Context: one part of a larger RNA
RNA sequence: UGACGGGGACCCGCACAAGCAGCGGAGCGUGUGGUUUAAUUCGAUCUACACGAAGAACCUUACCUGGGUUUGACAUGCAGGUGGUAGUGAAGCGAAAGCAGAACGACCCUUCGGGGAGCCUGCACAGGUGCUGCAUGGCUGUCGUCAGCUCGUGCCGUGAGGUGUCGGGUUAAGUCCCGUAACGAGCGCAACCCUUACCCUUAGUUACAUGUCUAAGGGGACUGCCCGGGACAACUGGGAGGAAGGUGGGGACGACGUCAAGUCAGCAUGGCCUUUAUAUCCAGGGCUGCACACACGCUACAAUGGCCGGUACAAUAGGUCGCCAAGCCGUGAGGCGGAGCCAAUCCUCUAAAGCCGGUCUCAGUUCGGAUUGCAGGCUGCAACCCGCCUGCAUGAAGCUGGAGUUGCUAGUAACCGCGUGUCAGCAAUAGCGCGGUGAAUACGUUCCCGGGUCUUGUACA
Repeated sequence: UGACGGGGACCCGCACAAGCAGCGGAGCGUGUGGUUUAAUUCGAUCUACACGAAGAACCUUACCUGGGUUUGACAUGCAGGUGGUAGUGAAGCGAAAGCAGAACGACCCUUCGGGGAGCCUGCACAGGUGCUGCAUGGCUGUCGUCAGCUCGUGCCGUGAGGUGUCGGGUUAAGUCCCGUAACGAGCGCAACCCUUACCCUUAGUUACAUGUCUAAGGGGACUGCCCGGGACAACUGGGAGGAAGGUGGGGACGACGUCAAGUCAGCAUGGCCUUUAUAUCCAGGGCUGCACACACGCUACAAUGGCCGGUACAAUAGGUCGCCAAGCCGUGAGGCGGAGCCAAUCCUCUAAAGCCGGUCUCAGUUCGGAUUGCAGGCUGCAACCCGCCUGCAUGAAGCUGGAGUUGCUAGUAACCGCGUGUCAGCAAUAGCGCGGUGAAUACGUUCCCGGGUCUUGUACA
């Protein structure tokens, strides 16, 4: 000087408390461990576990089994060869890849010698999701959006170093004010950026009578005004006006550093290893196996509910190999159909919870929907392993979940549906968004967890 303390003081955070809804019990979905396996590819362990994966039937695919190829699936260079050459490719073997090869049969430049491209052979080399994240770049997580981390000069100290950065106030903040051997400065904080709430201007077709809406630009909020407190300061309590008030809400933005943190499998890259194989192609299988354990979720256990009928109100977003209307067929998934739309025009697009009426009457039920059987639909070369959806039948566990544990402070939680990326299709209950309905509680900081400042102890560095 740090680090640490079941030392002290002060302070903060959904950290506790106060509340609301959950998880932990059930069934199922997904991930992981374990186990099994020819293989169940690999990585990730407070900061992994609906994570890389924003789509594993083939492909993907890196794994396994088997069958092939060896200058190679891909790049560049050199040498030689090549006109019935390149290319197309019948018969045959084969699961395909591949082997084999009848037949057909080219291109560009040209000084007409040839050259180029292609192909073949050979040599250099290619290739590697092989190893090392403890050789690395880049990117990322975490402490933490915590308020800190430093520098120049000066001053103090033999020195390590200190001071500044401390003290009194104050703040979300090393934010600001005052004091002061310090005076200044930098990276952080804040602001500048995007979005949302209000207003104005301009413009606008497809929207539209107007109001709205959309786009671009501008205004508006700054403790500016008033009162109280305070050191007359910073600031703070209250008030006015205002759409909005003291950071208005949300986002982007992450200091010096820490964890030899993560990633050589996104990419790049040193070294090592491999080169008829650790490369590459193909078929099939596996990544979906199942006594079990954990994690994240979905659906429920019902009457604030289930079912039936009627009826109301969105926003985001996407669409030409696409979105697909009306109409018709089908109980339905879906099929036929073909209008419109390269989209503020047309379509996805009836939102659902809600409201009105009816029924069920506390029951493992008209709750719950797992599981299984049969019959179908769709995508796709192909749904056996291993897709989704529909109808009929079947109707399991489950009656609110031990110890423990998670999220959330307002248009939030909770509940409700809708869209979208990936994508042929889909195992999405996930992710990212969108709107609708819309709460409760916070006395307080003793305690748990994490963090900041000052101080104290130390046999630790």